This is a predicted structure of a 77-nucleotide RNA (transfer RNA) from a Dehalococcoidia bacterium. It was read from a public genome assembly. It matches the Rfam family "tRNA". It is annotated as a transfer RNA. Rfam links the family to the GO term triplet codon-amino acid adaptor activity.
[in-house]
RNA sequence: GUGAGCGUAGCCAAGGGGUCCAAGGCGCCUGACUGUGGCUCAGGAGAUCGUGGGUUCGAAUCCCACCGCUCACCCCA
Numbered sequence: 001g002u003g004a005g006c007g008u009a010g011c012c013a014a015g016g017g018g019u020c021c022a023a024g025g026c027g028c029c030u031g032a033c034u035g036u037g038g039c040u041c042a043g044g045a046g047a048u049c050g051u052g053g054g055u056u057c058g059a060a061u062c063c064c065a066c067c068g069c070u071c072a073c074c075c076c077a
Stems, first nucleotide, its partner, number of pairs: 001073007010026003018057001028044005050066005
């Protein structure tokens, strides 16, 4: 350089046009339980869905560009 895939809370991860200002798990905070801690139970906080633009009545979801990561191939050494 060419092609493909991926990017969603601190971490993992579902959702691929509509009642989604976003499910779930781990972690975090508060309380109950306990002599303390853990386990368990109840409640809670935390997301500009990589960035920018476009399409649409409506975008995490579709399109374009860019950024980052991964894989394969090519070139040079």